[in-house]
RNA sequence: AGAGUUUGAUCCUGGCUCAGGAUGAACGCUGGCGGCGUGCCUAACACAUGCAAGUCGAACGGAACCUUCGUAAGAGGGUUGAGUGGCGCACGGGUGAGGAACACGUAGCUGACCUGCCUUCCAGCGGGGGAUAACGUCCCGAAAGGGAUGCUAAGACCGCAUAAGCUCACAGGGCUUAGAAACCUGCGAGAAAAAGCUUCGGCUACUGGAAGAGGGGGCUGCGGCCCAUCAUGUAGUUGGCGGGGUAACGGCCCACCAAGCCGACGACGGGUCGGGGAUCUGAGAGGAUGAUCCCCCACACUGGGACUGAGACACGGCCCAGACUCCUACGGGAGGCAGCAGUGAGGGAUAUUGCACAAUGGGCGAAAGCCUGAUGCAGCGACGCCGCGUGGGUGAUGAAGGUCUUCGGAUCGUAAAGCCCUUUUCUGCGUGACGAAAACAGACGGUAGCGCAGGAAUAAGUCUCGGCUAACUACGUGCCAGCAGCCGCGGUAAAACGUAGGAGGCAAGCGUUAUCCGGAGUUACUGGGCGUAAAGCGUGUGUAGGUGGUUAUUCAAGUUCGGUGUGAAAGCGCCCGGCUCAACUGGGCGAGGACAUCGAAGACUGAAUGGCUAGAGGAUGGUAGAGGGGCGUAGAAUUCCGGGUGUAGCGGUGAAAUGUGUAGAGAUCCGGAGGAAUACCAGUGGUGCAGACGGCGCCCUGGGCCAUACCUGACACUGAGACACGAAAGCGUGGGGAGCGAACGGGAUUAGAGACCCCGGUAGUCCACGCCGUAAACGAUGCGAACCAGGUGCGCACUUGUCGCAAGGCAAGGGCGUGCCGCAGCUAACGCCAUAAGUUCGCCGCCUGGGGAGUACGGUCGCAAGGCUAAAACUCAAAGGAAUUGACGGGGGCCCGCACAAGCGGCGGAGCAUGCGGAUUAAUUCGAUGCAACGCGAAGAACCUUACCAAGGCUUGACAUAUGCCUGAAAAGGCUGGAAACAGUCUCCCCGCAUGGCAGGUAUGCAGGUGGUUCAUGGUUGUCGUCAGCUCGUGUCGUGAGAUGUUGGGUUAAGUCCCGCAACGAGCGCAACCCUCGUUCUAUGUUGCCAGCACGUAAUGGUGGGAACUCAUAGGAGACUGCCGGGGUCAACUCGGAGGAAGGUGGGGAUGACGUCAAAUCAUCAUGCCCCUUAUGUCUUGGGCUUCACGCAUGCUACAAUGGCCGGUACAAAGGGCUGCAAUACCGUAAGGUGGAGCGAAUCCCAAAAAGCCGGUCUCAGUUCGGAUUGAGGUCUGCAACUCGACCUCAUGAAGUCGGAGUCGCUAGUAAUCGUGGAUCAGCAACGCCACGGUGAAUACGUUCCCGGGCCUUGUACACACCGCCCGUCAAGUCAUGAAAGUCGGUAACACCCGAAGCCAGUGGCCCAACCGCAAGGAGGGAGCUGUCGAAGGUGGGAUCGGUGAUUAGGACUAAGUCGUAACAAGGUAGCCGUACCGGAAGGUGCGGCUG
Repeated sequence: AGAGUUUGAUCCUGGCUCAGGAUGAACGCUGGCGGCGUGCCUAACACAUGCAAGUCGAACGGAACCUUCGUAAGAGGGUUGAGUGGCGCACGGGUGAGGAACACGUAGCUGACCUGCCUUCCAGCGGGGGAUAACGUCCCGAAAGGGAUGCUAAGACCGCAUAAGCUCACAGGGCUUAGAAACCUGCGAGAAAAAGCUUCGGCUACUGGAAGAGGGGGCUGCGGCCCAUCAUGUAGUUGGCGGGGUAACGGCCCACCAAGCCGACGACGGGUCGGGGAUCUGAGAGGAUGAUCCCCCACACUGGGACUGAGACACGGCCCAGACUCCUACGGGAGGCAGCAGUGAGGGAUAUUGCACAAUGGGCGAAAGCCUGAUGCAGCGACGCCGCGUGGGUGAUGAAGGUCUUCGGAUCGUAAAGCCCUUUUCUGCGUGACGAAAACAGACGGUAGCGCAGGAAUAAGUCUCGGCUAACUACGUGCCAGCAGCCGCGGUAAAACGUAGGAGGCAAGCGUUAUCCGGAGUUACUGGGCGUAAAGCGUGUGUAGGUGGUUAUUCAAGUUCGGUGUGAAAGCGCCCGGCUCAACUGGGCGAGGACAUCGAAGACUGAAUGGCUAGAGGAUGGUAGAGGGGCGUAGAAUUCCGGGUGUAGCGGUGAAAUGUGUAGAGAUCCGGAGGAAUACCAGUGGUGCAGACGGCGCCCUGGGCCAUACCUGACACUGAGACACGAAAGCGUGGGGAGCGAACGGGAUUAGAGACCCCGGUAGUCCACGCCGUAAACGAUGCGAACCAGGUGCGCACUUGUCGCAAGGCAAGGGCGUGCCGCAGCUAACGCCAUAAGUUCGCCGCCUGGGGAGUACGGUCGCAAGGCUAAAACUCAAAGGAAUUGACGGGGGCCCGCACAAGCGGCGGAGCAUGCGGAUUAAUUCGAUGCAACGCGAAGAACCUUACCAAGGCUUGACAUAUGCCUGAAAAGGCUGGAAACAGUCUCCCCGCAUGGCAGGUAUGCAGGUGGUUCAUGGUUGUCGUCAGCUCGUGUCGUGAGAUGUUGGGUUAAGUCCCGCAACGAGCGCAACCCUCGUUCUAUGUUGCCAGCACGUAAUGGUGGGAACUCAUAGGAGACUGCCGGGGUCAACUCGGAGGAAGGUGGGGAUGACGUCAAAUCAUCAUGCCCCUUAUGUCUUGGGCUUCACGCAUGCUACAAUGGCCGGUACAAAGGGCUGCAAUACCGUAAGGUGGAGCGAAUCCCAAAAAGCCGGUCUCAGUUCGGAUUGAGGUCUGCAACUCGACCUCAUGAAGUCGGAGUCGCUAGUAAUCGUGGAUCAGCAACGCCACGGUGAAUACGUUCCCGGGCCUUGUACACACCGCCCGUCAAGUCAUGAAAGUCGGUAACACCCGAAGCCAGUGGCCCAACCGCAAGGAGGGAGCUGUCGAAGGUGGGAUCGGUGAUUAGGACUAAGUCGUAACAAGGUAGCCGUACCGGAAGGUGCGGCUG
């Protein structure tokens, strides 16, 4: 410090996720030791048991026991427990429920206060009195307890005396102040006390007062949570006067008076929460937290209350009410672990019913001492931090074993073993502390430490290994099981699941989960944004607020500097120490505040005062304009009405129809009515804040601009709330209504058509008044100010110059407004660019992933429609912007192709053949499936082939190879059984000198598989397409993907070539090189040829010979836009011409770029993996692949006269032939047979070419067309023609009279037509395929359209790329949410009722020791009663929050449901926004708006 994830790729925006640190943690696996820490985060839930606050006999009386003296009574001493009394129990310890508050923190104030014990000082302590508990007696009660009566003491209680000082009242002084304080003086009134011990010195207590210290009460400034969907709150409320109360101020309380007080700087309300020092994180600023330790607060079962006291409204006190638990004799009582242990419960989860007061501290005591679950220690828990160890060295046959393997090896691995050492730890034994300042006294503890001995001995796990992220292989599994933090893995070769081996990380721990900060600059103060990504309010006026020109003086609030005080300790940082180190801990220094206060400075901001004129405003003079409102008026057009002329249609559309018209339309002319809107001018022209504004005239009225520089003198900018305006639609009332026109009706279209199109048509559109308040209200760009290159238009005045008599024109200039281009700069890019999206300032508004949702609830506005404000649950890992490359478009441009068109002939109809689908079957083997499967693999299924089925056999096998052992045959032939395979049997009976060979048997490795996977593959092939394309290097441009080159202008069959150009070159393709045909030359001359010569035949190159010709074979030449002319950039090239056998690629072939289709093939072959192994192998017989209601494809033959039939007759090429082709001849009607010359072939044969030509016949008909089908008889091949061959003859003579929609081929020696040959092959279902020649056309204007393709461009929401993407209803499932008749709870108030305890107040009667009083009584007090207040409780209507709810609404999600096709391309009606109506649904239509 970053990384992963949106895309085919890119840049950006933006969210999600990860790596780090931390924890009072928990869970999983594992676990050796020690030190220091730490440990109920949940139920402030309930608690058994024990302990946690007592002490003092030197305050007091009395009792019991022990003891000394004493005869005894008694006296003295000691111990113990109850009581009176004193002090303590308000500390210490626990918890965080409540509380948003002066509770806390910090700084102050208290002139408004209190303070036991302690310290210092001053002054005292005289003299009396009456009771009471304990105790005794009696009584009540189960108990807890209580009552009556009789004694008794005190430092308990009560008068009196005394009063330095104190308190109170009054007066004066003086100081100060806000003030009645303090201080001084005077006078009056009032209030004290207790003793005990003693060594007799004193000590300790007590009373009044003054100080101190420490502690506390009260008040104030400032600071620190969320919600505005909480905006108004408040009656003791705010203040005053007078009282009461308190230690003390105060509405703290009361009576009266006034009507205030708080609040947008957030009152009031709701939610949540103990606060701080600090802790975690972070570079910091911040963010989060508030365990342990320290400070403060609050609480003590829940609520209320007071008492006592210096202090409490009191954790281990009291009273009352409530809930709960326990005891009970049922009458009544007792209790409060949020003290320490411990129990139950809750929970993912948190310890011992330990030891000791030895230390530190606390209470009491004169002290000894007692008490102390505070504390000191120990126990349990890897809960955390820190430290140590589990050994060190050597050791290669690189052991065994595991794993992998290309079978060679590699790896675990110096790792182990072995050898040599060491002893932290461990075990045993011994010794043994500090902690304790005079003595005694150590829980920890026989602990820490130390010494000796023993022996490598007692001690390693866990997570991960696809990327992020360090670390890889094998097997298993097969979208299963599972993993997963994000992206994502798993559907038979998984580095992602599970296991193993290996590796990586950390280590007594390692992982996971949860939470916080970080990364996240992802709330942006430091430090972000708003044209298109989320984001500028529709516009203005203006309040608060924020900000503010220039100059002078003063002040000193901000600001800066210095001083003082404080900011506890601990913590944190630095330094130095102590435990062997560290953690831990001691000391010193530092840091830490928007704090308080004193002083200084005076720039800047601020405040105050006074000036200035550059901002702003006013004035004066001009000026443009659809700026606004009202009234009037004009012409054109539409429609309607009346009349005239006139006759059959009009109207409308893609085409129609509805509609309208002979009752006279439309057309045309005249007249009239009425409403709405203002052609041309008209313009990226003008005006206005925006919405918006358009004939003309008049009236009223707002603003702008220019000029002048006369006035004011900062009057300014922005603007939360607020107020006003605000298109269209819509609403209310009343008018109006020509045209247009939601809804609606009809007609079309369509699968449907709730639409687009057409005919009608209501609201509405118009006017007046009143609402609504929204739009793509857009420049998707808030307002104001300043600054920063230019160029060029338009509008408006103005200035100067000039022309003109003038109107006006022209030129230059500085303004205002409105456009375009563009430098710098900015931007993710697109783009913006003085009218900024540049550089800055001021102010406002707004944004923070997508969906849910601008929705719900609440509030508010509205007549309604609805507007404004505005969430959450849940869900996704994206959603998005700009640009790039493709692909696509019912986008555009250019250009090709038998693509269309123009032609010729077919197919589709018939019959048959062949293939396919389907059906059938025991099997009908398998594959191929749009073009690019279907006369395809198959260049030939009767058996074989054959892979399929049935049946019968074999199991090292039908076939290969290796080894061991055994045998000597095997083959062949015969016989038997059998369908055969096979089995049985007989005959015959190995070779070699030998290792051995051959064959069989047996055994083991193995064979075999047309079994699966072409989506694991190689190879081969199809297709786009013989289309002209596909790329690279370097350079350049761009942040980048990429672009450029390859685009452009021409040209070509061609990315062919030329020119131009930030490109220059190059490669694979094109072309050429190859084969063939066409011309010619040369060479050669048989089997081919025969001109000339010769011979010969009925005839024939038959023979001699010839080498000319044809031909054959081989090698050359020839064609290159080379020449001429036109066009052209005088380039490429093109057009025409000449010559030439051939002319612009001469015809044909071979040749197929980068790639696409997971295209085809595991059944040609090869091959990974999987599967079968007496079978999925192999052999055999028979059957099947040949089935047949049907559908499709490709062909053949036809439908006839351009023909059929009969007879005659002419001319090819290319092939094949020895298991072969076969002549002549003979036989048969024929297929064919007999026979065999010749020929391994330029020699012989197949072999007849056919159409053609000549002649004859048929005469338009289901025929002398057509030949299917069927019958009979034959021929040939073959082991065998039944299933299931071909051919021949005779007979039979079906459909069919030219083929619907549609569709195919072909551009010249082509189509069409005619025959010939070959492969395969015994034969053949071949009409197929491949090849050969014969005859031999028509047409192409042209590129609008269909199909395919190329290039450029454009749009895109597509990238699996339009067979794409994608919207909504409906149906199904799951989830969360809203509404809902209700229903059940919580909370806080209010009204009324009841009213405990208790304080206060009142009080007839009753009761009472101290003082007064001779008694009676008085003073005073008490219980009781009454009253105000008052907790809980009750009743009531509301508020608010939550649970639940039949039903209901929308939402989200969910491989393959239904209906349509709305959007993305001009998405097939451009889309979208607002509004209204309508419709199964997407949606449609109207009105206005936007261009995205």
Background: A computed fold for a 1492-nucleotide RNA from a metagenome, annotated as small-subunit ribosomal RNA. Its Rfam family is "Bacterial small subunit ribosomal RNA". Rfam links the family to the GO terms structural constituent of ribosome and ribosome. The coordinates come from a structure-prediction model, not an experiment, and the mean pLDDT is 85.